[in-house]
RNAcentral holds the sequence, with entries from ENA and SILVA. Predicted 3D model of a 1360-nucleotide RNA (small-subunit ribosomal RNA) from an uncultured bacterium. Model confidence (mean pLDDT): 88 of 100. It matches the Rfam family "Bacterial small subunit ribosomal RNA". Rfam 15.1 lists 42,628 matches to the family in 10,626 species.
RNA sequence: AGAGUUUGAUCCUGGCUCAGAACGAACGCUGGCGGCGUGGAUAAGACAUGCAAGUCGCACGGAGUGCCUUCGGGCACUGAGUGGCGCACGGGUGAGUAACACGUGAGCAACCUGCCCCCGAGACGGGAAUAGCCCCGGGAAACUGGGAUUAAUGCCCGAUGGUCUCGCAAGAGUAAAAGCAGCAAUGCGCUCGGGGAGGGGCUCGCGGCCUAUUAGUUAGUUGGCGGGGUAACGGCCCACCAAGGCGAUGACGGGUAGCCGGUCUGAGAGGAUGUCCGGCCACACUGGAACUGAGACACGGUCCAGACACCUACGGGUGGCAGCAGUCGAGAAUCAUUCACAAUGGGGGCAACCCUGAUGGUGCGACGCCGCGUGGGGGAGGAAGGUCUUCGGAUUGUAAACCCCUGUCAUGCGGGAGCAAGGCGCAAGCUUGAUAGUACCGCAAGAGGAAGAGACGGCAAACUCUGUGCCAGCAGCCGCGGUAAUACAGAGGUCUCAAGCGUUGUUCGGAAUCACUGGGCGUAAAGGGUACGUAGGCUGCCGCAUAAGUCGCGCGUGAAAGGCAGGGGCUCAACCCCUGGAGUGCGCGUGAUACUGUGCGGCUGGAGUGAUGGAGGGGGAACCGGAAUUCUUGGUGUAGCAGUGAAAUGCCUAGAUAUCAAGAAGAAGACUCGUGGCGAAGGCGGGUUCCUGGACAUUCACUGACGCUGAGGUACGAAGGCCGGGGUAGCGAAAGGGAUUAGAUACCCCUGUAGUCCCGGCAGUAAACGGUGCACGCUUGGUGUGCGGGGAAUCGACCCCCUGCGUGCCGGAGCCAACGCGUUAAGCGUGCCGCCUGGGGAGUACGGUCGCAAGAUUAAAACUCAAAGGAAUUGACGGGGACCCGCACAAGCGGUGGAGCAUGUGGUUUAAUUCGAAGCAACGCGAAGAACCUUACCAAAUCUUGACAUCCCUCUGACCGGUCGGUAAUGCGACCUUUCCUUCGGGACAGAGGAGACAGGUGGUGCAUGGUUGUCGUCAGCUCGUGUCGUGAGAUGUUGGGUUAAGUCCCGCAACGAGCGCAACCCCUAUUACUAGUAGCCAGCGGUUCGGCCGGGCACUCUAGUGAGACUGCCGGGGACAACCCGGAGGAAGGUGGGGAUGACGUCAAAUCAUCAUGCCCCUUACGAUUUGGGCUACACACGUGCUACAAUGGCGUAAACAAAGUGAAGCGACCCCGCGAGGGUGAGCAGAUCACAAAAAUAACGUCUCAGUUCGGAUUGUAGUCUGCAACUCGACUACAUGAAGCUGGAAUCGCUAGUAAUCGCAGAUCAGAAUGCUGCGGUGAAUACGUUCCCGGGUCUUGCACACACCGCCCGUC
Repeated sequence: AGAGUUUGAUCCUGGCUCAGAACGAACGCUGGCGGCGUGGAUAAGACAUGCAAGUCGCACGGAGUGCCUUCGGGCACUGAGUGGCGCACGGGUGAGUAACACGUGAGCAACCUGCCCCCGAGACGGGAAUAGCCCCGGGAAACUGGGAUUAAUGCCCGAUGGUCUCGCAAGAGUAAAAGCAGCAAUGCGCUCGGGGAGGGGCUCGCGGCCUAUUAGUUAGUUGGCGGGGUAACGGCCCACCAAGGCGAUGACGGGUAGCCGGUCUGAGAGGAUGUCCGGCCACACUGGAACUGAGACACGGUCCAGACACCUACGGGUGGCAGCAGUCGAGAAUCAUUCACAAUGGGGGCAACCCUGAUGGUGCGACGCCGCGUGGGGGAGGAAGGUCUUCGGAUUGUAAACCCCUGUCAUGCGGGAGCAAGGCGCAAGCUUGAUAGUACCGCAAGAGGAAGAGACGGCAAACUCUGUGCCAGCAGCCGCGGUAAUACAGAGGUCUCAAGCGUUGUUCGGAAUCACUGGGCGUAAAGGGUACGUAGGCUGCCGCAUAAGUCGCGCGUGAAAGGCAGGGGCUCAACCCCUGGAGUGCGCGUGAUACUGUGCGGCUGGAGUGAUGGAGGGGGAACCGGAAUUCUUGGUGUAGCAGUGAAAUGCCUAGAUAUCAAGAAGAAGACUCGUGGCGAAGGCGGGUUCCUGGACAUUCACUGACGCUGAGGUACGAAGGCCGGGGUAGCGAAAGGGAUUAGAUACCCCUGUAGUCCCGGCAGUAAACGGUGCACGCUUGGUGUGCGGGGAAUCGACCCCCUGCGUGCCGGAGCCAACGCGUUAAGCGUGCCGCCUGGGGAGUACGGUCGCAAGAUUAAAACUCAAAGGAAUUGACGGGGACCCGCACAAGCGGUGGAGCAUGUGGUUUAAUUCGAAGCAACGCGAAGAACCUUACCAAAUCUUGACAUCCCUCUGACCGGUCGGUAAUGCGACCUUUCCUUCGGGACAGAGGAGACAGGUGGUGCAUGGUUGUCGUCAGCUCGUGUCGUGAGAUGUUGGGUUAAGUCCCGCAACGAGCGCAACCCCUAUUACUAGUAGCCAGCGGUUCGGCCGGGCACUCUAGUGAGACUGCCGGGGACAACCCGGAGGAAGGUGGGGAUGACGUCAAAUCAUCAUGCCCCUUACGAUUUGGGCUACACACGUGCUACAAUGGCGUAAACAAAGUGAAGCGACCCCGCGAGGGUGAGCAGAUCACAAAAAUAACGUCUCAGUUCGGAUUGUAGUCUGCAACUCGACUACAUGAAGCUGGAAUCGCUAGUAAUCGCAGAUCAGAAUGCUGCGGUGAAUACGUUCCCGGGUCUUGCACACACCGCCCGUC
C1' cells in the first nucleotide's frame, strides 16, 4: 500500500467480497512448563447451607461458671441488658435514568458537616424514671402482658456563660455539660463558641444518542405578592393576582442507553465502545413512606401494600445473596460451599485485643498477554519404508540410523527465603508469615517425559497421485464437480503459524462507499415544472469608534491510573516502580485590531427611478371577415358511391355520389412561417378597437447598498380528468359492425357517445427536457440571424466600420470516463437553494396532509440478487442504406416428383437383419463389386500362453508332404516319409509339450488425440513490423476516387514496408519448327498372293522429346497524359485462349478410435481365437439417387461408314468347326504403336409398321439351358422359347447446364472366380438463351442501428 468480481475486450460509475488489528468471548481439533492478568456479558430469574458489623467492663446495674481465699472477699472467663460509637464506610449490580444524571468550568452575601487538628471559655446545684434481674401470666412459635425493685457518660429542672432571633441602641427572648482510669503526674472523655482540613447540598454556562411517518406543548403550567417548609435558594408546597413559559437552533411525544477517565481501530480527522482498575450516579424482591441520626428516606434497619417462598398446633408468624463461596434455572458460555487476618486498610477500645468473604493468598479454566522447552554438532550406503515416475530415476532427506556433546523445563534428594514494621518489656530480651517447605540455591541420572492445527484454483505462500463422476460434496467473493478435478474425499509432498491452530460472532480499518480533512448531480443515482417572496445564509467603496469573534502572553484548572519519553526492579519479557512531559479543553487577567461582527458618518461603480424611442403570435375583453367541412331546401342528372394490400360492413332507383343556387351551424386560422419573435415556465399565430405586463436602446438628471439566494409559504402551471351551466360542424376514448388472424377484446375499414369549444369552480401532474437551479465576475476567436444606437459615405441610400441586448452554428485553451461542452460553459471562481449514495421490492405498503372522486404529496421494511448501469471498441445480425459478384434469379434446353425395375436410407421385422455417415456438406456414401470367404452380426460346436510377436525349459528330428479313421466342419486320433554344422560337450532351424511374463479385442470415448477429409470457397480475403492517433479496448495501413476475375493495378492519403492468399511458375489441349522412325505413304520408285504385304524412304499423318508462339506488344477511341476499358489489324490462338492440379487466417467440439496410429477406461477358459450353418439380400410402408419407358425426330429388319482412350500371362484369345443363342471345341498370335479384346453406336441408305396399351414398353412368371465357382436353395450373371404388368409425358414442389457446354450415342477401365442401370475415364453427333439485377439463395466492401457476443436458430416480455 491494495486485490477479486459486471464485458468478447475497454475505460468509467457502482455495489458486493477479501487480506489487518482487536475481544470479559464461544465452538472444533490438539495440549509440556512458568509468570502476570482475567473469568455470569443471558434471568435486576429463584435461592438450601455457612460466613460477610461489630465493639467497649477504663460509662452502668448485675446473672452465671471456674480458681484462690485469711471466709471479709479476690482474680479470671462467659451470656443477656441499659448506655456510647459504628452500622450512611467498605463490598455488589446497571434494572431505572436523555436528567444539572455525567463530563468540564464557574458560582452560593442561599448552605450543612460526627470522628480529626488549632484556639478560647466552661463542667455548679438538684430531680424523676427505666431495661435487666425477681414474681405472676398469654402463645405452637415469633413474641408479649402485668406487678415489684434498681444504676449510669440514659433522661429532666435550675444556675452561669456564650451562640442565635428581634431591635439603631438599651434591652428582651431562647438557652450547655459526665464522668472514667491511675498511687500520682496525668491521660481518655464531656459542654459552648471561633477557625481549619476533609466530606456533602444547591445553582448556572458549555458538551455528548436515534426518530418530523412525533408539530405543536404546558394549569403549579410561567411570573408576581404573602406565607409554609428546608441545613439552604426555589412552585419545593399553599392562598391570591397576572397570562404567561417552551418550540423547526426541533419543544412535546416515541425508541434506545448508566455517564466519564479511558479502551479498540485509524496516517490523521473520525468511527465504535464503557469488561477489569479509578471517579460520579442510580438501585438493593416490586411499589410507597417516614423514623433515628452529623450524615439515610438506609443492601445484611423500621412500617404499609403486592408477588413469591418457608414454618405452623391454622389462631398466627418468618424471609429477601445485584456481599463471599455455593445451588437450580435459562443459556453457545463464565471458577473453590478454599487459607489467613502475617501484610495494607477499616470499625470499636486507654490498651491488650476483638471483628473484617474489604484485603492478602492459594486453587480451577490455554480465556488473554509474555517467556521457556520438546535438544545441539557431526553424519551419504543419499539405508529401509512411503509417494511419484518418461522405469532412467526423483522426492521425503542430514531427515533417520550411527558417532560426539549439553542438561533449560519436568523428576528425585538436600538446603531454604525476603516482604517484619511493630507488639510486650525499665532493660536484657521475648515474640508475630496465610502464602510455603513455595520462590531460589546445590547435587543426581538420562535425549531420556513433552507437537499440533489450518491451508495449498485466483485473491494468497504452498502440487502431485488415487477415488468419485453436476453424485457425494466444497464455497469468504469469483466459482469448482456431468470419466484424465492442483477447487470434492484420501494419500504423499509443500506452505504458514505454533502450545496452540482454525471456525463463528462483534467493532474499527481498507470504504474518498455520508467525502470537516475528503465526493458528486447533461448521458452512470442525483436540478425542485416555474416565478414571487418570509425566516435564514451571504453581501460594494472610504473613514472613525468598539473589541464580541480572531490572534499573542501570563495565571488557574484539566484527579490518580492509563498512553508517550527517560530511568529503575523481578535472570529477560509480560508485569511493577520512579521522574518528566503531554492531555489540542474550560475559566480569569492583560495586550493587538488586519479580517468578520456592532455603532456612527460619507461615496457611486451594484441595484433602482426619471426622460426620449422603436420592436414583438406577451396577457385580458369586445366586435368583424373569408376559405374549407357538414347539414337543410330547390334545380340538373343516373347508377353507382365510399373504402382497402384485397375486401366487406356502410350510403344509393323513396334518386346517392357528382354539379349549380340559396340557407344554417360550429370549430380552426392555409400561404406569409424563418434553428425568426415574445413570455418566468406552461405556452402564444385571421383582422380591428380598448385595457395591460415585461424586456431593450439612447440620455446621464435623481436615490444612495435599497443587493443575491431563498427552507417553509403563496401564485401560475400542457394534455387528460372531475362538478355545474351552455354549445356541438369536423374529429373522436367507450360502444356496435366489417375485415385480418390459430385467436385479434389490436393495428385497417364503416358508424359513433363522452370529450375536444365557451363560462364558473376543482385538480396540480408530464421525456413540465437544454434530461444542464438562480445570481455575479473573469477567460483566444470565426460566421449567420432578430431588434436598437452610432460613424463614414451618398442627392438620398445600399454595401462598409463600431457598439448594446437576444438567438444559432463551428471551433481554441481548459474540462470530461468518453460522448461532448466550449463568453448562451459541462472552463476558472464566489454566494445561496434543491437533490444523490448498488439493482429489484417501490415511488409501492402503512401513517399523515390535500382532493367531490380519480388521485397527488410525504415515504419505508421484510425478502432477494452480484450485479444493475454510462460511454466508447471489435464482430455478428437487421423484413436498414449504398456498391458489386455467382446458372442466384430471369431468358432457354433437358430432367426429378407420377410408372416398372435397380440401388442406398428410414421405419418395421428378426436369433441376427454387424457398424458408421444425418440439412446444404448423410442417403449408387465408407463398399474399385456380402453365395462360402470377406464378416465385424446371430445360433450351435470347439480351444485357453492361445490364430499372431518376443523370451525360458524339456523332448523330438525335422519342417514340408502324403494316407486313413471320425465329424456338419474345425477340433480330435492313427500311420508313412524325412535335416544342417560340430572341437562330439553341443549349436542352428523347426515342431510338440510345459511354466510365466505376455499376446489378442472391428470393445468404449472423434467431446482426450495424431493423421486424413468435407464445408463456407478458388470466395478475395487474413495478418504482421515500425511509425502515428486514442487513458484504453482499438484505429490507421486494408478507408477514399477509378479499375479488375482478384487487397488486380493506378491515383490520393500519417503512414511506410512486409508476409500468407490472388496471379504466374507445373500438367493436358489448340498452331508450328527441330530431333527420332519395326505405325504412315505409294506422296516418288520397284516387287506383289493386291493386305504397307515386301524392298526402299521419313516428305506428310502420327508418336514423344526439345523449342517457338500471346506480351494489351501494335493502331484508333475513351479515361485523369494513369491503371484500365472499347474497337481494329495481324495471328492457329487475344485480352487469365480452353481444361486440370493447386484451397490463405479461420468456422462448424463438422466426419473418421471400423484404414492406420494413439492416451485413458474396460474384457482375459472371453468382449480373444477356430469351425459349420444362417444373417448383412427380411417387407404393410416413406424418402433420396438412378436405369428403362410411355413412342413415328420412333420401333423393327437388311446391308454399309467413321473414333478415342484403355486392358491383356492363373491373361487377352484370332481363324476354323458345333450350337437359334448364352456358349463349347480347337488353339494361331501377343508381356503388345506389331497380336487380341474390337462389333463402335448414334448417323446415312433401303424396306416395313400408321397412332393402337400397338411390331410402343418391357416388369413379372413358366419351361429349357450356358458359364464361373468346393458349392448358385436361401442368394449370381447370361441365353432361348413362351408370358406380356404398370406406363399414353407426370400435383404441390424441385434439380442440372452459358459451348464443343446441355442434350444424345456408344467404347474402355478399376474392383473382380463369377456378379453394374453404380463409379472413373474416352471419344461421336451437337443446340437454345442471357433484356437485365427489382425479387429468391449464397458471398464480398463501405456505412448505420443494436439491450445480441455459446453472436437473430440471439436476447427477452406477457398470458395460460